[in-house]
This is a predicted structure of a 536-nucleotide part of an RNA (large-subunit ribosomal RNA, domain I) from a Candidatus Peribacteraceae bacterium. Its Rfam family is "Bacterial large subunit ribosomal RNA". The full RNA is in RNAcentral, with records from ENA.
Context: one part of a larger RNA
RNA sequence: CGCAUCACAUGGAUGCCUCGACUCUGCACUCCGACGAAGGACGUGGCCAGCUGCGAAAUGCUUCGGUGAGCCGCUAGGCAGGCGCUACCAGCCGAAGAUCUCCGAAUGGGGAAACCCCGCGGAAGUUAUGUUCCGCGAUCCGCCGCAAGGCGGAAGGUCACCCUGGGAACUGAAACAUCUCAGUACCGGGGGAAAAGAAAUCAAGUCGAGAUUCCCUGAGUAGUGGCGAGCGAAAAGGGAACAGCCUAAACCUCGUGCUUGCACGAGGGGUUGCAGGACUCCGAUAUCCGAUCAUCCCUCCAUAGACGAACGUCCCUGGAACGGGCGGCGAUACAGGGUGAGAGCCCCGUAGUCGAAAUGGCGGGAGGCGGUAGGAGUAUCCUAAGUAGGGUCGGACACGUGAAAUCCGGCCUGAAUCCGGGUGGACCACCAUCCAAGGCUAAACAGGUGCAGAGAUCAAUAGCGGAUAGUACCGUGAGGGAAAGGUGAAAAGCACCCCGGAAGGGGGAUGAAACAGUCUCUGAAAUGUGAUGCGU
Repeated sequence: CGCAUCACAUGGAUGCCUCGACUCUGCACUCCGACGAAGGACGUGGCCAGCUGCGAAAUGCUUCGGUGAGCCGCUAGGCAGGCGCUACCAGCCGAAGAUCUCCGAAUGGGGAAACCCCGCGGAAGUUAUGUUCCGCGAUCCGCCGCAAGGCGGAAGGUCACCCUGGGAACUGAAACAUCUCAGUACCGGGGGAAAAGAAAUCAAGUCGAGAUUCCCUGAGUAGUGGCGAGCGAAAAGGGAACAGCCUAAACCUCGUGCUUGCACGAGGGGUUGCAGGACUCCGAUAUCCGAUCAUCCCUCCAUAGACGAACGUCCCUGGAACGGGCGGCGAUACAGGGUGAGAGCCCCGUAGUCGAAAUGGCGGGAGGCGGUAGGAGUAUCCUAAGUAGGGUCGGACACGUGAAAUCCGGCCUGAAUCCGGGUGGACCACCAUCCAAGGCUAAACAGGUGCAGAGAUCAAUAGCGGAUAGUACCGUGAGGGAAAGGUGAAAAGCACCCCGGAAGGGGGAUGAAACAGUCUCUGAAAUGUGAUGCGU
């Protein structure tokens, strides 16, 4: 020096655990804000700090309800001091109120957020001023008003979902320009959902369907495409959920205006495509419906809770019985967790059954309110116009101009009026089907939050970044962003003695165990030290 073995050290793998995560399912709820939000600053406890709660009425106040013999939140199982104990009800839980500093849309003015300064009115105090406290005082829009002014509204927030006025690029095409990424990211608006929606829709060439939305299928099909990369339907079928309505016009009545037959306003009427309505005639005043409501009643649900079966002072092992043995019992309850080791019968629960003074929600009923019928006739009138359509240029449709229908827009044009008009993928005929140019409309569908349940999900380099942290730390800033779990059943956390300045150690004590001593379960490997053996 090398190898091996043993002991000790170092280290923190592995095993076991889990107050944390992940995913899915079900149910319920679903906007907040000038009545000052979201988010913060600063305070607030008997005792340093952080978290939680709360706001100068400050770990809280009032009322109502439920519990209740204990309680004064967590780190914290500490010290001190209190409140309560069968009710004159401490504490805890729930509902509704009160208070709610300062900043923040921030709104009296200013401002380097949590600060500074002012006007008017009132109050306390002072002989009076100074001081303190309370209220009001921003802007814009609408209505009323001659004005002064009064009343009402808006603003700001939102990590998801929804709508649409704008709208990229990297990328892919193995380069790149049409194309793709993608109508994505990003700016605006609104709601608890949003949007869409009651056929000028589909279908079919024999029949038929009957608003919209969502899911499965159709189907990676038909198509589209430098026919490249790629993009990519629809009808039909099966389900979820279902709901239909109101205006304009013709006509009638009334009112106003004036340019004297027109316009406007109010009420009635009326709402459709096997055309309907006005108009004329006949008939009917019933039935049914409702999406409306500061109303009342009922059921159910949510926001606290309640009752809830059944074992042993037997034997063994052990520190401890929940283990083994012996003898019993319950079960609409043998889900699960805890308790000194595997507990149906020890504790919490579980099955099952009950429960709300107050607030909120779905549904049903009553009442109010609103709506609602038929038949015949056909001369006349009405049935949404700078609209439909056309040209040109763009855009959207799965569809890149294509044979390109359909829908939307700019510019130029521009009908018909029921013997009417649109559509059926150029276009024409026949046929079929529907009635545009006004509007509203729950549910099924998306997302979020809470609760409950589940897992061929993870188990501390995993699982959310986070067993809690958007913390520490980094950055001027936008922003980036960690590490870190485990004594023991119970602190019983080592009284006392010895060495030492201390740290630490040796005895001793606790404990089942201290090689469980807070650097704490287990304690691998690399690595180190020592001892021994062998080799050189």